Predicted 3D model of a 73-nucleotide RNA (transfer RNA) from Roseimicrobium gellanilyticum. RNAcentral holds the sequence, with entries from ENA. Taxonomically the source falls in Roseimicrobium (Bacteria, Pseudomonadati, Verrucomicrobiota, Verrucomicrobiaceae). It matches the Rfam family "tRNA". The family's RNA type in Rfam is transfer RNA.
[in-house]
RNA sequence: GCCCGCGUAGCCCAAUAGCAGAGGCAGCGAGCUCAAACCUCGCAAAGUGCGGGUGCGACUCCCGCCGCGGGCA
Numbered sequence: 001g002c003c004c005g006c007g008u009a010g011c012c013c014a015a016u017a018g019c020a021g022a023g024g025c026a027g028c029g030a031g032c033u034c035a036a037a038c039c040u041c042g043c044a045a046a047g048u049g050c051g052g053g054u055g056c057g058a059c060u061c062c063c064g065c066c067g068c069g070g071g072c073a
Base pairs, nucleotide, nucleotide: 001072002071003070004069005068006067007066010025011024012023018056027043028042029041030040031039049065050064051063052062053061
């Protein structure tokens, strides 16, 4: 330099143009316990890497850039 893939919350991860961006861990509260762990119930907050485009509508498609990983040279 060229090619491919990925980027969503503190962490992991789903969505494959349209239902409320689902879920798990973590967090907070309660129950249980002598106390804790485990377990059960409940609760809140929070996210689409950046910029632009298409479209009625974009996490999703297109363009550029940034970052990470892999391959070729």